[in-house]
RNA sequence: GGGUCGUUGGUUCAGUGGCUAGAACGCGUCUCUGAUAAAGACGAGGUCGAUGGUUCGAUUCCAUCACGACCCA
Numbered sequence: 001g002g003g004u005c006g007u008u009g010g011u012u013c014a015g016u017g018g019c020u021a022g023a024a025c026g027c028g029u030c031u032c033u034g035a036u037a038a039a040g041a042c043g044a045g046g047u048c049g050a051u052g053g054u055u056c057g058a059u060u061c062c063a064u065c066a067c068g069a070c071c072c073a
Base pairs, nucleotide, nucleotide: 001072002071003070004069005068006067007066010025011024012023013022018056027043028042029041030040031039049065050064051063052062053061
């Protein structure tokens, strides 16, 4: 330098155009217990990497850029 893939709560990941973006773990409060753990209930936490474009409507499609992984040179 060329190519492929990825970027979504604290972490690991779903989500291939439309209702308020979800799960597990973690975190907080409560219940239970003599007290923990486990279990159960409720809750907080996301400007979906950035900027533009397409569209009535974009996490989703397109372009550029940034960052990461891998392949080629």
Background:
Predicted 3D model of a 73-nucleotide RNA (transfer RNA) from a Patescibacteria group bacterium. The coordinates come from a structure-prediction model, not an experiment, and the mean pLDDT is 82. It matches the Rfam family "tRNA". Rfam describes the family as follows. Transfer RNA (tRNA) molecules are approximately 80 nucleotides in length. It is annotated as a transfer RNA. RNAcentral holds the sequence, with entries from ENA and MGnify.